About this RNA
The RNA shown here (Bacterial large signal recognition particle RNA) has 268 nucleotides and comes from a Solirubrobacteraceae bacterium. Of the family's consensus pairs, 89% are formed in the model. The prediction has a mean pLDDT of 82. It matches the Rfam family "Bacterial large signal recognition particle RNA". Rfam's curators write: The signal recognition particle (SRP) is a universally conserved ribonucleoprotein involved in the co-translational targeting of proteins to membranes. Rfam classes the family as a non-coding RNA gene. The RNAcentral record of the sequence draws on ENA and MGnify. NCBI's taxonomy places the organism under Bacteria, Actinomycetota, Thermoleophilia, Solirubrobacterales, Solirubrobacteraceae. A source record names the gene ffs.
[in-house]
RNA sequence: CCGUGCUAGGCGGGGUGCUAGCGGUGCCCUGUACCCACAAUCCGCUCUAGUGGGGCUGAAUUCCCUCUCGAGGGGCUGAAGGCCCGAGGUCAGCGCCCUGUUUGUGGUGUUGAUGGUUCGGUCCCGCCGCGAUGGAGACCCGUGAACCAGGUCAGGUCCGGAAGGAAGCAGCCUUAAGCGGUCACCUCCAGGCGCAGCGGGAGCGCUGAACCGGAGCCGACAAGCGGUGGUUGCGCCUCGGGAAUAAGCAUCGACAGAGGGUGCACGG
Repeated sequence: CCGUGCUAGGCGGGGUGCUAGCGGUGCCCUGUACCCACAAUCCGCUCUAGUGGGGCUGAAUUCCCUCUCGAGGGGCUGAAGGCCCGAGGUCAGCGCCCUGUUUGUGGUGUUGAUGGUUCGGUCCCGCCGCGAUGGAGACCCGUGAACCAGGUCAGGUCCGGAAGGAAGCAGCCUUAAGCGGUCACCUCCAGGCGCAGCGGGAGCGCUGAACCGGAGCCGACAAGCGGUGGUUGCGCCUCGGGAAUAAGCAUCGACAGAGGGUGCACGG
């Protein structure tokens, strides 16, 4: 140096979380690099730090160490910028509202506008009339008197020689007082009802008629020009607060690259 067979080792790593600590299951980043069982209210270990079982590979491109690079993670700090929230301010920013004026469009008006005068109505009070409503009464119907209402009065009683008369209970009928009912008609009464009339009062507004007078009056929309008018709705300014991002600091660090190191046996 070569060949054969073994063993150490390898068959992913990292971050985070949990933990006294280590590893795993979990989540995340890389990357492709065995299988089965256990595992978060955990599973198994103890600085030699997964436990138990099975399989492949195997001393070098593959194992170990160092350095470089650096995906990514979490920790701390963290914006003068952006976002969100709050407070204050600003109408000499915008918007909106109000208002004045000009223009355009419309309706109405010489068959008489705005306006004015007079007399009325609407409003308030009083009175009267009518009606409605409510109440009462009358009318009408029914009932209703042992005797002290009437008519008729059986029986019986009384007068009479007789003829005949008299009074009169019960019953029946009709009624008085009373009791009950009653749609309408009639009468009376009442007033927080309605209408007409008369009188008095009030009088801003609205409205009717007559007269005067002689050209405007009214509504809506739009546009323009204004306002030592209003408004914090938006914008803007100041201050305060909140979460995050960029960024920075240190840390861990996959993959990749470079370098170095590392067995045993036999045979040639």